A computed fold for a 337-nucleotide RNA from Aquincola sp., annotated as Bacterial RNase P class A. The coordinates come from a structure-prediction model, not an experiment, and the mean pLDDT is 75. The model forms 98% of the base pairs in the Rfam consensus. Rfam family: Bacterial RNase P class A. Rfam's curators write: Ribonuclease P (RNase P) is a ubiquitous endoribonuclease, found in archaea, bacteria and eukarya as well as chloroplasts and mitochondria.
[in-house]
């Protein structure tokens, strides 16, 4: 210099104008809107998407079943050793295998408890024995043929009584009770009330399947008649964010300082113009390598572009998806010295 390996960061920036949503404050009627409940309407200050908000793949907050119990069934995960509210994460390590290497990947408990599987080739593929040769015996009107017996060697093939696969059932440890914010409380005239027929405390019925437990008076059908509007949860001092120490090899923990930081529900976080930076095209000036052809560096002017996508209970993950810059270890080659 040129080829790579790992971490890790940013996702344009300021003005101005118009606009859209949350808060808080102040300020309002004899106001809208609606049956009700409840919602709206001014001004001013303030916050407004992401690293994946996404896939809903897994874990857990939180909410209902019983302050979620037992057992079987079913599922999940799998060296070891740590992290962590939990995890199929995520650290360190061994071990197999790729890469010269920095490094990457792993579906890495058992197969003398049982059962199943194994393409092609080969006489045979999990049953055992035997395709050809060879060798010993033995019979046969016989230079072959047939029996019997072999601790021998050959050939297929990945594997020939010796093993392989548990990404095949089992087994062994370990771990899951279900649903899922459309949870789920309330409040409002209304998934109501009502009429009819079966069943029900001799337990209907609920509690994911089954037998237990446990709650437990209603529960199925038909008629016939409507609702599905609003508040909370939910925007939040939390598994928070930033700095900074310390402990350990990280994963993480822990102390001290500081901030407070989106939230709608036909769903805000947008439009316009401007200047400034990146990135490509084109046009020119100028420098510098070249004998040319051309290549380059810097600068002005137009023109274009600026990914991947968008929060819907929230929070750690993990896959995917991503124009383009950058940062920092490291590695291999080739030059100089």
């Nucleotide at each position: 210099g040129a080829a790579g390996c790992a971490a890790g960061c940013c996702a344009g920036a300021c003005c101005g104008c118009c606009g859209c949503u949350g808060g808080c404050a102040c300020a309002a009627g004899u106001c809208c809107c609606g049956a009700a409940a409840g919602g709206g309407c001014g001004u001013g200050c303030u916050g407004g998407a992401g690293g994946a908000a996404g896939g809903u793949c897994c874990g857990g907050a939180c909410u209902g079943c019983a302050c979620a119990g037992a057992g079987c069934a079913g599922c999940g995960c799998a060296g070891c050793g740590g992290c962590u509210a939990a995890c199929g994460g995520c650290c360190g390590u061994c071990c197999a295998c790729c890469g010269c290497g920095a490094g990457g990947u792993g579906a890495g408990g058992a197969u003398c408890a049982g059962a199943g599987c194994a393409a092609c080739a080969g006489a045979g593929a999990c049953g055992a024995g035997u395709c050809g040769g060879g060798g010993c015996g033995g019979g046969c009107a016989a230079g072959g043929c047939c029996c019997g017996c072999c601790a021998c060697g050959g050939g297929u093939g990945a594997a020939a009584c010796g093993g392989g696969c548990a990404a095949u059932c089992u087994c062994u440890g370990c771990g899951c009770g279900c649903a899922g914010c459309a949870a789920c409380a309330c409040c409002a005239a209304g998934u109501a009330g009502g009429c009819c027929a079966g069943c029900g405390u001799c337990g209907a019925c609920g509690u994911g399947g089954c037998u237990c437990g446990c709650g437990g008076a209603g529960c199925u059908g038909g008629c016939g008649g409507g609702u599905a509007g609003g508040u909370g949860g939910c925007a939040c001092c939390g598994a928070g964010c930033c700095g900074u120490c310390c402990a350990g090899c990280a994963a993480u923990g822990g102390g001290c300082g500081g901030c407070c930081c989106a939230g709608a529900u036909g769903a805000a976080u947008g439009g316009c113009g401007g200047u400034c930076a990146c990135g490509c095209c084109g046009g020119u000036g100028u420098c510098c390598c070249g004998c040319a052809a051309g290549g380059g560096g810097c600068g002005c002017c137009g023109g274009u572009g600026c990914a991947c996508a968008g929060a819907a209970u929230c929070c750690g993950g993990c896959c995917u998806a991503u124009c383009g810059g950058c940062u920092u270890g490291c590695u291999u080659c080739a030059c100089a010295u």
About this RNA: The organism belongs to Aquincola, within Bacteria. The sequence is in RNAcentral, with records from ENA.